Description: This is a predicted complex of two RNAs, RNase P RNA and transfer RNA, with 461 nucleotides together. The coordinates come from a structure-prediction model, not an experiment, and the mean pLDDT is 79. Rfam match: Bacterial RNase P class A. Rfam's curators write: Ribonuclease P (RNase P) is a ubiquitous endoribonuclease, found in archaea, bacteria and eukarya as well as chloroplasts and mitochondria.

[in-house]
RNA sequence: GGAGUUGGCCAGGCGACCGCGGGCGCGCGGCGACGAGCCCGCCGCUCGAGGAAAGUCCGGACUCCACAGGGCAGGACGCUGGGUAACGCCCAGGCGCCGUCAGGCGCGGAAAGGGCAACAGAGAGCAGACCGCCAAACGCCCCCUGUCGCCGACAGGGUGCGUGGCAAGGGUGAAAGGGUGCGGUAAGAGCGCACCGGCACCGGCGGCAACGCCGGUGGCCAGGUAACCCCCGUCCGGAGCAAGGCCAAGUCGGCGCGCGAUGAGGUGGCCCGCCCACGCGCCAGGUAGGCCGCUGGAGGCCGUCGGCGACGGCGGUCCCAGAUGGAUGGUCGCCGCCCGCCCUUCGCGGCGGGCACAGAAUCCGGCUUAUCGGCCGACUCCCCGG
RNA sequence: CGGGAUGUAGCGCAGCUUGGUUAGCGCGCCACCUUUGGGAGGUGGAGGCCCCCGGUUCGAAUCCGGGCAUCCCGA
Numbered sequence: 001g002g003a004g005u006u007g008g009c010c011a012g013g014c015g016a017c018c019g020c021g022g023g024c025g026c027g028c029g030g031c032g033a034c035g036a037g038c039c040c041g042c043c044g045c046u047c048g049a050g051g052a053a054a055g056u057c058c059g060g061a062c063u064c065c066a067c068a069g070g071g072c073a074g075g076a077c078g079c080u081g082g083g084u085a086a087c088g089c090c091c092a093g094g095c096g097c098c099g100u101c102a103g104g105c106g107c108g109g110a111a112a113g114g115g116c117a118a119c120a121g122a123g124a125g126c127a128g129a130c131c132g133c134c135a136a137a138c139g140c141c142c143c144c145u146g147u148c149g150c151c152g153a154c155a156g157g158g159u160g161c162g163u164g165g166c167a168a169g170g171g172u173g174a175a176a177g178g179g180u181g182c183g184g185u186a187a188g189a190g191c192g193c194a195c196c197g198g199c200a201c202c203g204g205c206g207g208c209a210a211c212g213c214c215g216g217u218g219g220c221c222a223g224g225u226a227a228c229c230c231c232c233g234u235c236c237g238g239a240g241c242a243a244g245g246c247c248a249a250g251u252c253g254g255c256g257c258g259c260g261a262u263g264a265g266g267u268g269g270c271c272c273g274c275c276c277a278c279g280c281g282c283c284a285g286g287u288a289g290g291c292c293g294c295u296g297g298a299g300g301c302c303g304u305c306g307g308c309g310a311c312g313g314c315g316g317u318c319c320c321a322g323a324u325g326g327a328u329g330g331u332c333g334c335c336g337c338c339c340g341c342c343c344u345u346c347g348c349g350g351c352g353g354g355c356a357c358a359g360a361a362u363c364c365g366g367c368u369u370a371u372c373g374g375c376c377g378a379c380u381c382c383c384c385g386g
Numbered sequence: 387c388g389g390g391a392u393g394u395a396g397c398g399c400a401g402c403u404u405g406g407u408u409a410g411c412g413c414g415c416c417a418c419c420u421u422u423g424g425g426a427g428g429u430g431g432a433g434g435c436c437c438c439c440g441g442u443u444c445g446a447a448u449c450c451g452g453g454c455a456u457c458c459c460g461a
Stems, first nucleotide, its partner, number of pairs: 001382010012335007020048006027042004031037001050357001054368002057366005062240004074236005079093005094107005108231002113229002115225002130170002132166004138162003142158007178196006197221001199218008244292004253283006262277002265275003299318008336355007387460007396413004406444001415431005437453005
């Protein structure tokens, strides 16, 4: 100098004016009774989006409902240890795979059982014989040699067919039941043996553990798939702030009183009575509407201590949005970065444009996804120079 | 806030819970035949990254995870 890995951070900066939402002061005015109130307007002060506020994929807080206890079903998760309120998150470690490296990715069980594997291929699960190798055993045909013998028998050899043996080699496939060598055999083969790899069991050592190392024994190797069923272990009651609670117009309803100068109301021939209507008062539920929940919290920052770390303890300090058709926007000046054009006196200057992704709605911890550009720390590889 | 469905050729749909050879069907499109010409009819053909990105598997439209878009339902 170049290429790259990984962790963290910023999210244009400063100022002026106007506008919008919340809080405080009630300073002024209005309302109200000159009070209380804080209902409305003005003024002043102060606060006002994010790392993802997003997707709503997990986990909790909170609230209501249900619930003696236990189980089934269903779902999620899955190496080990730790962190945490909890998690499917995070940290550290183990094993495997990928990468020259820094580093990244994955993770229970396939010798409990069931299912599946197209096409190709002889054979696809305790399999199989197409080409090939073989003829030791059995049956037959032909040829050669020898012996006995005379038209046959026996022995040996060759070759072929049937039949049989084999799985070394070829070939198919994603996958074909360890590898190398020696022995062995008719030919072969873990058939036997030696070494190596893998597995199971036993013992020792290191580690909390996953696991690793060493030694011995066994037997010949027991394939893949559980993001198919399943088995084992752990966890899970349901709903969600439109949860839920409080106040409460109008309407519907219940009760009481008034019925004397309320009613051409109903019942009735008429009066009382009863019912209905009307008026007043009270009550219950509760709609519109209003209020609470509603933002001080597993909170941020700094320091220190413990821990490899995630994180935790202690001390100090700060208050940091709360709307309900939903506020955070606009204009101007200077500076920073990027792009284009022009003047170029090569120092720069001028003009124009842009500065991502995106925007809270009960809150919090994560994950995932979107994202212009830049800064810092740690580390790896290559090249050059001293 | 909570839940569900769909995405496959230009259009409408199968196939996805048995993962497997070259993903089919209808309409439409193109060429030819037929006709004086057109339509209808007949024959043949083209046209698909199976919404996108990863993963599981020998193999993915199909199974799993994440994302995007559209539609629907409940409070």